[in-house]
Molecule: c-di-AMP riboswitch aptamer (ydaO/yuaA leader)
Organism: Pullulanibacillus pueri
RNA sequence: AUCCAUAUAUCGCUGAAUUUCUUAUGAAAACGGGGAAACCAAUUUUUUGUGAUCAUUCACUUGGGGUGAAUCCUUCAUGGUAGGGCGAUGCUUUCACGUCCGAAUCCGACAGCUAACCUCGUAAGCGUUUGAAAGAAACAAC
Numbered sequence: 001a002u003c004c005a006u007a008u009a010u011c012g013c014u015g016a017a018u019u020u021c022u023u024a025u026g027a028a029a030a031c032g033g034g035g036a037a038a039c040c041a042a043u044u045u046u047u048u049g050u051g052a053u054c055a056u057u058c059a060c061u062u063g064g065g066g067u068g069a070a071u072c073c074u075u076c077a078u079g080g081u082a083g084g085g086c087g088a089u090g091c092u093u094u095c096a097c098g099u100c101c102g103a104a105u106c107c108g109a110c111a112g113c114u115a116a117c118c119u120c121g122u123a124a125g126c127g128u129u130u131g132a133a134a135g136a137a138a139c140a141a142c
Stems, first nucleotide, its partner, number of pairs: 011127004018029004030122006040112001049060004063110001064107004072080002074077001083101005091135006
């Protein structure tokens, strides 16, 4: 001097997943999800199959539905794609360029929308850095 790994602090990214109080258990605020009228929409067609059971009860999942950007296609590949993220003026938008993701899982025959109302979550995982234009706000100088 270079490379790799680990730890700590600061800053930052995906995501609703943060903050405060309490000795603790917990609570509150905030941000998110689900269920649930009328109106509207939809429908006239069997609401899969199996096992146990007195049972409207239990278990399962091929129907259906939820969270999520994560859907679809075939030539089945290091494939493409709807869609989504990042590239740090503190925030937002647009354009260009570059780059990455395009999963997983839950409910358990059942849920359209949906006010009141009811109910649930506050995890997990990481480390990028190219420009231009515009807008609002704040600060500084005079």